RNAcentral holds the full RNA, with entries from ENA, Greengenes and SILVA. The part of an RNA shown here (small-subunit ribosomal RNA, central domain) has 350 nucleotides and comes from an uncultured bacterium.

Context: one part of a larger RNA
RNA sequence: CUGGGCGUAAAGGGCGCGUAGCGGCCCGGGUAGUCUCGGGUGAAAGUCCUCGGCUUAACCGGGGAAGGGCCUGAGAAACCACUGGGCUAGAGUGCUGGAGAGGGGAGCGGAAUUCCCGGUGGAGCGGUGAAAUGCGUAGAAAUCGGGAGGAAGAUCGGCGGCGAAGGCGGCUUUCUGGACAGACACUGACGCUGAGGCGCGAAAGCCAGGGGAGCAAACGGGAUUAGAUACCCCGGUAGUCCUGGCUGUAAACGAUGGGCACUAGGCGUGGGGGGUAGAACAGUCCCUCGGCGCCGGCGGAAACCCGCUAAGUGCCCCGCCUGGGGAGUACGGCCGCAAGGCUGAAACUC
Numbered sequence: 001c002u003g004g005g006c007g008u009a010a011a012g013g014g015c016g017c018g019u020a021g022c023g024g025c026c027c028g029g030g031u032a033g034u035c036u037c038g039g040g041u042g043a044a045a046g047u048c049c050u051c052g053g054c055u056u057a058a059c060c061g062g063g064g065a066a067g068g069g070c071c072u073g074a075g076a077a078a079c080c081a082c083u084g085g086g087c088u089a090g091a092g093u094g095c096u097g098g099a100g101a102g103g104g105g106a107g108c109g110g111a112a113u114u115c116c117c118g119g120u121g122g123a124g125c126g127g128u129g130a131a132a133u134g135c136g137u138a139g140a141a142a143u144c145g146g147g148a149g150g151a152a153g154a155u156c157g158g159c160g161g162c163g164a165a166g167g168c169g170g171c172u173u174u175c176u177g178g179a180c181a182g183a184c185a186c187u188g189a190c191g192c193u194g195a196g197g198c199g200c201g202a203a204a205g206c207c208a209g210g211g212g213a214g215c216a217a218a219c220g221g222g223a224u225u226a227g228a229u230a231c232c233c234c235g236g237u238a239g240u241c242c243u244g245g246c247u248g249u250a251a252a253c254g255a256u257g258g259g260c261a262c263u264a265g266g267c268g269u270g271g272g273g274g275g276u277a278g279a280a281c282a283g284u285c286c287c288u289c290g291g292c293g294c295c296g297g298c299g300g301a302a303a304c305c306c307g308c309u310a311a312g313u314g315c316c317c318c319g320c321c322u323g324g325g326g327a328g329u330a331c332g333g334c335c336g337c338a339a340g341g342c343u344g345a346a347a348c349u350c
Stems, first nucleotide, its partner, number of pairs: 003322004007304002012318001014200004021192002024087006033079001034076008047065007090190001091187004095182003102176007114148007124135002161168002205246006214240002219235004257317006265295005271289005299306002323350003332343004
């Protein structure tokens, strides 16, 4: 450089924003790429063809051909690039409208657990397979009233919605992102992807300061057991929560990168528009745009299965794989406070 691949066999980057790569339709221009024709060059030897000289061959000589390409002159204008002009089908903007746990801030409310105070009460409570540790006559548990504080948001709730992913769920308010539908108007290719780079990124963990109800690594105790550094029980500290900073990982999964186009249907669900009928709203049926699901034809697939939300048929771009172990290890580099992360071998062995 090339081949074949990447749902489950090795292989899709955790996700986004963004330079090189790829790129709509029409008309014109010059002609760098491109193409055609001519000229020059491409030394000799060598290679190939042919003829010849040594008795043959090797060897040698004559002639011819070939030669990646390069230079130069003339010409062509379809394509590519450049340049000028135009277009609206890609992309975007405006307008109207509804949907949503999308994100940040502030405030508010109720149920429940725990704790504290007070009342009633008087011997148990709790826990388990059964128990015990534990709590309780210094009055527990139960029950009623009052108070404190933290965390999480039952029902609604849905294979439902929103977000690029991570993820997002009480209510009100404020700031703010995106998507969708509809009729028109506008911009005029402004597009797609994206090595590096930059940003976001669950949980756990780390630093500083707060907070701490419940839960709960570690730890202590009780059981079980041959043992029990567990599963069960009684306790319980980091942590879980908030603010600021760091870490940058994951079964970060749809184990399926992004974009565009094309290719039978059926059923359901949530957002919007139109129509039929109705006419006060419902409700019914049909069409349509854009989501989320199930089934399924062609096709695909090793099978499982996928099947307009493709794993089908094509094009553009990126990432990645190339037998198992050694090993996501060592070394080096970069990053991090650390834990560690990213990059990432070889010997040897099967």
Its Rfam family is "Bacterial small subunit ribosomal RNA".